Transfer RNA from a Candidatus Nanoarchaeia archaeon, 75 nucleotides, folded computationally. NCBI's taxonomy places the organism under Archaea, Nanobdellati, Nanobdellota, Candidatus Nanoarchaeia. The coordinates come from a structure-prediction model, not an experiment, and the mean pLDDT is 81. Its Rfam family is "tRNA". By type it is a transfer RNA.

Parts: sequence; structure tokens; C1' cells
RNA sequence: GGCCUCGUAGCUCAGCUUGGAUAGAGCACCUGCCUUCUAAGCAGGGGGUCGAGGGUUCAAAUCCCUCCGGGGCCA
Repeated sequence: GGCCUCGUAGCUCAGCUUGGAUAGAGCACCUGCCUUCUAAGCAGGGGGUCGAGGGUUCAAAUCCCUCCGGGGCCA
């Protein structure tokens, strides 16, 4: 230098192929119940400008372009 792949909640990921309903799950966290206390269990709750910018569209996590970061292959 070329190509591929990944980037979504604190963490691990789904959703992207085929655009559309309020962006989800598990774990973690917070509160309460329970318990002598802790853990476990039960009930409830908070947390996201979907890596950044731009474009297309009535509508973008999803399509297109550029860039940034991680990983891999080739040279």
C1' cells in the first nucleotide's frame, strides 16, 4: 500500500441480509421484599445521540460515500 472483518447500554452480544411498530436480551448496577447478616431468590427501576461526519429517502442501527479505531490476510 491492497483486501476482508468488527465497532449498538458498564460488559458480552442480537437486530443490518429484505429500511418502517417506543432500539432489545443476558450479566452487572440501584431500590424494595425476604434473611440475624451476607449470598441466593422474588418484585420494581435507571442507563444508548447504534464509532464520527455527510448523502439518499416520507422514514436510516440497517442503503451509499469519506474518515477514525480494533483484528486478520496478502504484498